[in-house]
Molecule: Lysine riboswitch aptamer
Organism: Candidatus Latescibacterota bacterium
RNA sequence: CGCAAGGGUAGAGGCGCGAGCGAUCAUCAGUAUGCGGCGCAAGAGGCGAAACGAAGUCUGUUCCACUGUGCCGACAAAAAGGGAUCGUUCGCCGAAGUCCUGACCUGUUUCGCCGCAGGGCAGGGCUGGUUCAGUGGAUAAUAUCUGCUGAACUGUCACGGGAAAAGUUUCCGUGGAGAGCUCUCUUGUUC
Numbered sequence: 001c002g003c004a005a006g007g008g009u010a011g012a013g014g015c016g017c018g019a020g021c022g023a024u025c026a027u028c029a030g031u032a033u034g035c036g037g038c039g040c041a042a043g044a045g046g047c048g049a050a051a052c053g054a055a056g057u058c059u060g061u062u063c064c065a066c067u068g069u070g071c072c073g074a075c076a077a078a079a080a081g082g083g084a085u086c087g088u089u090c091g092c093c094g095a096a097g098u099c100c101u102g103a104c105c106u107g108u109u110u111c112g113c114c115g116c117a118g119g120g121c122a123g124g125g126c127u128g129g130u131u132c133a134g135u136g137g138a139u140a141a142u143a144u145c146u147g148c149u150g151a152a153c154u155g156u157c158a159c160g161g162g163a164a165a166a167g168u169u170u171c172c173g174u175g176g177a178g179a180g181c182u183c184u185c186u187u188g189u190u191c
Base pairs, nucleotide, nucleotide: 002189005187006186007185008184010182011181014093016092017091018090019089020088021087022086023085024084025083033076034075035073036072037071038070039069040068041067045114046113047112048111049110053063054062055061096127097126098125099124100123101122102121104119105118106117107116108115128154129153130152131151132150133149134148135147136146137145138144156176157175158174159173160172161171162170163169164168
């Protein structure tokens, strides 16, 4: 110098990713709730137990409502979360997102079990990034997020080809994936 491999630092992609703060706007919603009226009764996601006053007792039977809940109203009437725009701060380039599994926490009248919803933690799978379209899901939602499929653009490497030029640059095509790619340091090894 080269070769195949290991480790470290630092970086690039671009409407790049994520979070916080502030301001404004629409939505949330004529919804929750209050008020008035009319009901129901152990309700309320399911099951079981407990828990409320009077009467009564063979029977959880009848009545009631300070408790809960449903409906109506041409009466009054929000807020938070989520979203968009602008500004600003911070962390970054598996940034981040999503799916599965596990145990835990919170909520759903009290308790127990189940179900549902949310939260972070651990392990594993997939996606280089952005945009658009179709479709499914979440949601009050046309907003927004997200899964799958397809297309386009873009960055990177490999292979093939062309051009200029001088040892590099650029263009075209095909394909791969971030456990990648580039710079650089280092370990080991052949000569």